This is a predicted structure of a 1484-nucleotide RNA (small-subunit ribosomal RNA) from an uncultured bacterium.
RNAcentral holds the sequence, with entries from ENA, Greengenes and SILVA.
Its Rfam family is "Bacterial small subunit ribosomal RNA".
The prediction has a mean pLDDT of 85.
[in-house]
RNA sequence: AGAGUUUGAUCCUGGCUCAGAACGAACGCUGGCGGCGUGCCUAACACAUGCAAGUCGAGCGAGAAAGGCACCUUCGGGUGCUGAGUAAAGCGGCGAACGGGUGAGUAACACGUGAGUAACGUACCCUCGAGCGGGGGAUAGCCCACCGAAAGGUGGAUUAAUACCGCAUGAGACCACAGCGGCUUCGGCUGCAGAGGUCAAAGCCUUCGGGCGCUCGGGGAUCGGCUCGCGGCCCAUUAGGUAGUUGGUGAGGUAACGGCUCACCAAGCCGAAGAUGGGUAGCUGGUCUGAGAGGAUGAUCAGCCACACUGGGACUGAGACACGGCCCAGACUCCUACGGGAGGCAGCAGUGGGGAAUCUUGCGCAAUGGAGGAAACUCUGACGCAGCAACGCCGCGUGUGUGAUGAAGGCCUUCGGGUCGUAAAGCACUGUCAGGAGGGAAGAAUUUUGACGGUACCUCCAGAGGAAGCACCGGCUAACCCCGUGCCAGCAGCCGCGGUAAUACGGAGGGUGCAAGCGUUGUUCGGAAUCAUUGGGCGUAAAGCGCGCGCAGGCGGCCUAUCAAGUCCGAUGUGAAAUCCCGAGGCUCAACCUCGGACUGGCAUUGGAAACUGGUGGGCUUGAGUCCGAGAGGGGCCAGUGGAAUUCUUGGUGUAGGGGUGAAAUCCGUAGAGAUCAGGAGGAACACCGGUGGCGAAGGCGACUGGCUGGAUCGGUACUGACGCUGAGGCGCGAAAGCAUGGGGAGCAAACAGGAUUAGAUACCCUGGUAGUCCAUGCCGUAAACGAUGUUCACUAGCCGCUGCGACCCUGGUUGUUGCAGUAGCGUAGCUAACGCGUUAAGUGAACCGCCUGGGGAGUACGGCCGCAAGGUUAAAACUCAAAGGAAUUGACGGGGACCCGCACAAGCGGUGGAGCAUGUGGUUUAAUUCGAAGCAACGCGAAGAACCUUACCUGCCCUUGACAUCCCGGGAACCUCUCCUAACCGAGAGGGUGCUCUUCGGAGAGCCCGGUGACAGGUGCUGCAUGGCUGUCGUCAGCUCGUGUCGUGAGAUGUUCGGUUAAGUCCGGCAACGAGCGCAACCCUUGUCCUUAGUUGCGACCACAUUAUGGUGAGCACUCUAAGGAGACUGCCGAUGCAAAUCGGAGGAAGGUGGGGAUGACGUCAAGUCCUCAUGGCCCUUAUGGGCAGGGCUACACACGUGCUACAAUGGGCGAUACAAAGGGUUGCGAAGCCGCGAGGUGAAGCCAAUCCCAAAAAGUCGUCCUCAGUUCGGAUUGCAGUCUGCAACUCGACUGCAUGAAGUCGGAAUCGCUAGUAAUCGCGGAUCAGCAUGCCGCGGUGAAUACGUUCCCGGGUCUUGUACACACCGCCCGUCACAUCACGAAAGCCGGGUGCACUAGAAGUCGUUGACCCAACCUUAGGGAGGGAGACGCCGACGGUGUGCUUGGUGAUUGGGGUGAAGUCGUAACAAGGUAACCGUA
Repeated sequence: AGAGUUUGAUCCUGGCUCAGAACGAACGCUGGCGGCGUGCCUAACACAUGCAAGUCGAGCGAGAAAGGCACCUUCGGGUGCUGAGUAAAGCGGCGAACGGGUGAGUAACACGUGAGUAACGUACCCUCGAGCGGGGGAUAGCCCACCGAAAGGUGGAUUAAUACCGCAUGAGACCACAGCGGCUUCGGCUGCAGAGGUCAAAGCCUUCGGGCGCUCGGGGAUCGGCUCGCGGCCCAUUAGGUAGUUGGUGAGGUAACGGCUCACCAAGCCGAAGAUGGGUAGCUGGUCUGAGAGGAUGAUCAGCCACACUGGGACUGAGACACGGCCCAGACUCCUACGGGAGGCAGCAGUGGGGAAUCUUGCGCAAUGGAGGAAACUCUGACGCAGCAACGCCGCGUGUGUGAUGAAGGCCUUCGGGUCGUAAAGCACUGUCAGGAGGGAAGAAUUUUGACGGUACCUCCAGAGGAAGCACCGGCUAACCCCGUGCCAGCAGCCGCGGUAAUACGGAGGGUGCAAGCGUUGUUCGGAAUCAUUGGGCGUAAAGCGCGCGCAGGCGGCCUAUCAAGUCCGAUGUGAAAUCCCGAGGCUCAACCUCGGACUGGCAUUGGAAACUGGUGGGCUUGAGUCCGAGAGGGGCCAGUGGAAUUCUUGGUGUAGGGGUGAAAUCCGUAGAGAUCAGGAGGAACACCGGUGGCGAAGGCGACUGGCUGGAUCGGUACUGACGCUGAGGCGCGAAAGCAUGGGGAGCAAACAGGAUUAGAUACCCUGGUAGUCCAUGCCGUAAACGAUGUUCACUAGCCGCUGCGACCCUGGUUGUUGCAGUAGCGUAGCUAACGCGUUAAGUGAACCGCCUGGGGAGUACGGCCGCAAGGUUAAAACUCAAAGGAAUUGACGGGGACCCGCACAAGCGGUGGAGCAUGUGGUUUAAUUCGAAGCAACGCGAAGAACCUUACCUGCCCUUGACAUCCCGGGAACCUCUCCUAACCGAGAGGGUGCUCUUCGGAGAGCCCGGUGACAGGUGCUGCAUGGCUGUCGUCAGCUCGUGUCGUGAGAUGUUCGGUUAAGUCCGGCAACGAGCGCAACCCUUGUCCUUAGUUGCGACCACAUUAUGGUGAGCACUCUAAGGAGACUGCCGAUGCAAAUCGGAGGAAGGUGGGGAUGACGUCAAGUCCUCAUGGCCCUUAUGGGCAGGGCUACACACGUGCUACAAUGGGCGAUACAAAGGGUUGCGAAGCCGCGAGGUGAAGCCAAUCCCAAAAAGUCGUCCUCAGUUCGGAUUGCAGUCUGCAACUCGACUGCAUGAAGUCGGAAUCGCUAGUAAUCGCGGAUCAGCAUGCCGCGGUGAAUACGUUCCCGGGUCUUGUACACACCGCCCGUCACAUCACGAAAGCCGGGUGCACUAGAAGUCGUUGACCCAACCUUAGGGAGGGAGACGCCGACGGUGUGCUUGGUGAUUGGGGUGAAGUCGUAACAAGGUAACCGUA
């Protein structure tokens, strides 16, 4: 410090997620030791038991028992001494208000910080001053009596004090009074002296020195009370709150100020700088995180607060409204004799419960601290220690060295090996920790006293012995292989893995990372600049209010003086300790602890400075405004006027249509429409001008005239003197639609009706048509109210238009230059993610306001406000997703555009689709009908040929090292012949027969055969979606790329676009490109012309010979031909056009513009095809999924489709005669002539290894003849019979022949195919395969057309451009209802809770007040009584409670509403392309 994730890719925006650190943690697996810490975060839930606050006999009275000793005894016991002035209890004093716990409540002066208290208190402690004289009356305890189950209580008698009460004394204090002085903020404070009133005390011990106490007062210290400034949570869907409320006067009350309380008076007080209300919460030092600023947090330690079962209350006291006190009420628990009582672990342990989860009913007061005491001492669950827990931090160990045959074993393997791995074993050592033994502290200051503890530590001993796990290994993120599984099981933090080769699941081996721990989960901060002060944004990504006016607020021109609030500098106080940081020191180190230092933003006080901000005073004119003059304008409002057009109406002319559409129909019209002429009525809107133009704040404004009125601009420079800018709330304006009332209504036109369209058509189109549109008045308050750009000011290159008003010059212009204001277009710098913006900024700055923080849910629900309503405004959450988006790029696509091409259409010719048959496929059938191919680009395809074989399928019978390969062992040469069995293979038997090489003659070797053993063979079994190779296709389309450079943040662009041209990215020109590669073309083959060479098997002209005839023969090589080499064509020449490329025309030429044809197929696409050609990874079978054999099947047949053949006839068919090819094939072959057969064929054997011989007849054609339009002399299917040939074998299942039979079919619906010239059409010939078997396939030649205007349309393709929400790329994407499942939420008659306001009722305890007829020791008394006190009663207040009525919040609720999510459901097609009616916004 970043990374992953939106896309085909890119940049940006933006969310989600990860890596880090931390924790009072929990859970899973694992677990050796020690030190130091930490340990109910949940139920402030309930608590058994024990302990946690007592102490003082030197304040006081009283005072046991057991036991022991002694004596007595009636042997039951008694007495004395001791126990002992002890225990227990009581009066009294001090403490119990500390210490300890908890965090419920509390949003508050509770806390923090800093001040104040002249408005206060303070026991114990320190200090100072002054005292402590003399009396009195009670009371508890104990005893007696009584009541009660108990708790407890009542009465009587008696008694003490440092308990209580008078009196005396008064340094002094307090109270009121008057005098003088000082200070003063004028409130008061204080000093001096004066007189009056009130107010004290206690003793105990003593060594007799004194000590400890007591009283009054002053001061101090400490600790508190109260007050104030400032600071620290959320909600405005909480906006108004408040009656003791705010203030005053007086009184009461308090330690003290104060409405703290009361009476009276006044009407205030708080609040947008957030009152009131609601929610949440103890606050802080600190802690965690972070670079910091911040954010989160408030365990342990420390400070403060609050609380003590819940609520209320006071008493005592220096201090409490009191955790281990009291009273009352309530809930709960316990005891009870039912009458009544007792209790409060949020003290330490502990229990139950809750919970994911948190410890021992331990030891000790030795230390530190606390209470009491004179002290000894007692008490102390504070504390010190120990125990439990890997809960955290820190430290240590689980060995060290050596050891390669790289052991065994595991795993992997390309089978060679690699790896675990010096790892182990082995050898040599060491001794930490744990264990055993011995010694043994400090902690104690100070005589005693050590819980920890026989602990730490030290020494010795034995022995590698007792001590390693956890997570991860697809990317992020360090670490890879095998097996299993097969979208299953599972994983997952995000992206995502898993559908048969998973580095992602599970296991293993190996590795990586941490390590007595490791992972997971949760939480916090970080990363997140993702709330942005540091440090973000708002044209299009989320985001500028529709526009203005303007209160508060924020900000504000120039000069000067002054003040010193802000600001700056210095000083002082404070900022507790601990923590953090630095430096030392102590535990062996560390964690931890100790000491010192530094720091502490802040607050307060004080001294100073005066630039800036601010306050105040004075001035200025440039900001702003006023005045005068001028012109421009659809600015607004009101009134009037005008013409064109539509419609209606009247009349005339006139006749059959009009209207409307893609085409129609509804509709109007013979009752006279439409058309046309004239007159009239009425409403609405204002053509041309008109514009990129004007005005207005926006919405918006358009005929003309008049009236009223707002604003801006230009010029003048007279006046005011900062009067300014912005603007939360607020107020006003605000298109259309809509609402209300009343008018108006021509045209248009939601709704509605009809007609069309359509699968449907509640639409688009048509005919009608009502609200509405118009006017007046009043509402509504929203729009894609847009420049998607808030307002104002300043600055920062230019160029060129337009509008308005000026200025200057000259020759007064066809003008020229220039200023201000406004409004357009381009563009520099700069900005921007890009697009773009660019003096009218989206640049650079300033001021103020508004707004944004992932998508969906949702601008929705609830609540509030507004509205007559419609609705508007403000505005969430649950839940859900890993994205949603912006701009640009490359493609693809478009019922977008432009250009171009192709038998693409058109123009033609011939077909298919109908028939019969052949063949392939689907389907069905079957034991099997083997498998593959599937739009074009599967379907006469693999198959260039299934009777057996082929053959992979089925049935049956057999074999198991195998039909085939290599190795090993034994035997034998190989091999040949015959017989039996079997359906056949298999099997059984018999006979014959030995070779080659070497040889030491024993034998060995090679090859082959038989038998055997195991390694292995074998598989047309699966996966073409694991692959190679090969192939199809777009497409023989003209494209596809690269290097360097340049442009762009980048994807990428440029080049390759553009203008021409071409069959062509062919070439030319231009150009930030210049070049290059693969393609195109050419080079290759063939064909067309000529030449040269060569001349047999070819040829036939010349010369001969022979023949009926024939190159049959001699001779020849001229020609044809053959087959090798060359020539030829290159837009080369001419003309025209053109810059050129090139095009058009022409000449010559066999051929002319790539001459015809072929071969040749760029980058790539289709997970195209093929594992059944071959090869091959993986998987599977191994007496079978391998191998052999026989038979069957692949040939089935209701059907459907493709491709063909033959036809339907006369351009034909039959018969007869007759002519002309090319290219091929041939030795297990072609097979002539001849003979036989109607024929297929048979026989025959010549010739030929083929330019020689054969197949071989070419056929259409030509000539002649018959048929005469018919199911025929067309057509030949089907069937019967008889044959031929091939073959081991033609039944399933061959071809052919003859005779007989003679079906459908009379030119083919929708639709569809091929072909542009030697082509289509038509005719025959050959070949491969092959024993036999083509209508198929591949070739060959013969005859030989028609048509192409043209590119609008269909299909396919190319280039450019445009739009895009597509990128699996339009066979795309995607919307809504409905149906089903599920989730969360809203509404809802109600029902049930919580909180709270108000009113009334009720009234415990208790303070206070009144009363006090009853009661009472202290004082007084005249002895009656009084003073004083109290019980009781009454009153005010008052908790719990009750009633009523509101508000608020939550739960639940039949039903209901929308929303989210789900598998491949239903219906349509709304959006994205002109999305097929452009889309969208507001409204009905």